[in-house]
Context: one part of a larger RNA
């Protein structure tokens, strides 16, 4: 100087408390361990692995396994040969990759007319290629975490033999090393804040594909038409909030408390943004890369299988156990996004998944396209008209192909489950809870991820205790 303490002081955080809803019990989905297996590819493992890499494993993906095949192979270079290449057709062998044969179309570019140059293909030999093989404890890059915590440092000066100290400590204050005052320090940098995006208010400009107040026309009805530029909205530019004003407290400071005005009040809400470092944290399987290793195989190709196996254990979720509900009927209101090998209206068929037709739309124009809520009826506390697992049959769709192994529909079946032990998680406001909608990936395949809106709470006395962090101080046989 640090680190540590079942030392002290101050202080913060959904850390506890106060509340609301869960997990842990059930069924299923999904990931992991284990076991099994020819293979169940690999990585991630307290917090900081486990709906994680994977924003899509039927084939492909795919790295794994079995069988069958290839050996200069995907790139560059040398020599020799051909002049094309390519597209389509037919036949044979084969699981296919591939191998053998056949026909038609086409007949490369430049040129000094020399296979001279380029390009393509074939053969030969060798340098090489190739490796998701190994080492993340050789590395770059990227990332997680402490933590959006308030810290981390430097120059000069001063003090100390020196390691170092001071500044950065102290008194206040703040979300903050934020600011003020003091002080052998005076300044400065990286962080904090601000600058950026978005939401909330207003103004100006613009007015179509959006809008319709006033005027006119038309319709059973609809901005439908003339028109309008008010309103809404769209999208560009501005304004607005600064403790600015008033009162109080304070040290005449910084600031804090209350009030006015205001759409918004003390950082207005949210996002992006992550200092110096810590964990030899993670990743050699995104990529790059040193060393090591394989080179007729640890490389390359194909078919099939596996990654989906199931005595069991764990994590994360979905659906429930019902009456604040189930079922039937009626029926209103969003936002954000996407659409051409796409979204697909209307109309028709089917109980339905869906099918037929195919208008419109590269989209403020057309399409995908709401739900819970509300109202009416019924059920009357039951393993039920709760719950939907499981299984049977019949279908639909995607796709060469749904057996292993897809999603959906109809009918039938109707399991566990009556609110969950010890324990444990999230959340402080448009939040929790609850309801649906879109998107990426994607042929098909979400209860995951991500974005969007609808309805919309309760509680916070307080900091004694448990957890984590910050500052000062103290002890130490630790570095």
């Nucleotide at each position: 100087u640090g680190a540590c303490g079942g030392g002290g002081g101050c202080u913060c955080g959904c850390a506890c408390a106060a509340g609301c809803g869960g997990u842990g019990g059930a069924g299923c989905a999904u990931g992991c361990g284990g076991c099994u297996u020819a293979a169940u590819u690999c990585g991630a493992u307290g917090a900081u692995a486990c709906g994680c890499g994977a924003a899509a494993a039927a084939c492909c993906u795919u790295a794994c396994c079995a069988a069958c095949c290839u050996u200069u192979g995907c790139a560059u270079g040398g020599u020799g040969g051909u002049c094309g290449c390519g597209a389509a057709u037919u036949c044979c062998a084969g699981a296919g990759a591939u191998g053998g044969a056949u026909u038609u179309c086409u007949u490369c570019a430049g040129u000094u007319c020399g296979g001279c140059u380029g390009g393509a293909c074939c053969a030969c030999a060798c340098a090489c290629a190739g490796g998701u093989g190994u080492u993340g404890c050789a590395u770059g890059g990227c990332u997680g975490u402490c933590g959006u915590c308030a810290g981390c440092u430097c120059g000069u000066g001063u003090c100390g033999u020196g390691a170092g100290a001071u500044g950065u400590u102290g008194g206040g204050u703040u979300a903050a090393g934020u600011c003020c005052c003091g002080c052998a320090a005076c300044g400065a940098g990286c962080g904090a804040a601000a600058c950026c995006c978005u939401c909330u208010u207003c103004c100006u400009u613009a007015u179509u594909u959006g809008c319709c107040a006033g005027c006119g026309a038309g319709u059973u009805a609809u901005g439908u038409c003339g028109g309008g530029a008010a309103c809404u909205a769209u999208a560009a530019g501005g304004a607005a909030a600064c403790c600015g004003c008033c009162g109080g407290u304070g040290a005449c400071a910084a600031a804090c408390c209350g009030g006015a005005g205001g759409a918004a009040g003390g950082u207005g809400g949210g996002g992006a943004u992550g200092a110096g470092g810590u964990c030899a944290a993670g990743u050699c399987a995104u990529c790059a890369u040193g060393g090591c290793c394989c080179u007729u195989a640890c490389a390359g190709g194909u078919u099939g299988g596996g990654c989906u196996g199931c005595a069991c254990g764990c994590g994360u979720g979905c659906u429930a156990c019902a009456a604040u509900g189930g079922c039937g009927g009626u029926g209103a209101c969003a936002a954000a996004a996407g659409g051409a090998a796409g979204c697909g209206a209307c109309g028709g068929g089917g109980c339905g998944a869906c099918c037929c037709u195919g208008a419109g739309c590269a989209a403020a124009a057309c399409c995908c396209a709401a739900a819970a809520a509300g109202c009416c009826g019924u059920c009357u506390c039951a393993g039920u008209u709760c719950g939907g697992a499981u299984u049977g049959u019949a279908c639909u769709c995607u796709g060469c192909a749904a057996c292993u192994c897809g999603a959906g529909u109809a009918c039938a079946u109707g399991a566990a489950g009556u609110c969950g032990g010890a324990a444990u998680c999230g959340c402080u406001a448009g939040u929790a809870a609850u309801c649906g909608u879109g998107g990426a990936u994607c042929a098909g395949a979400a209860u995951g991820c991500u974005a969007c809106g609808g309805u919309g709470a309760a509680u916070a006395c307080g900091u004694u205790c448990a957890c984590g962090g910050g500052c000062c101080u103290u002890g130490u046989a630790c570095a």
The part of an RNA shown here (small-subunit ribosomal RNA, 3' major domain) has 479 nucleotides and comes from an uncultured bacterium. Its mean pLDDT, the model's own confidence on a scale to 100, is 81.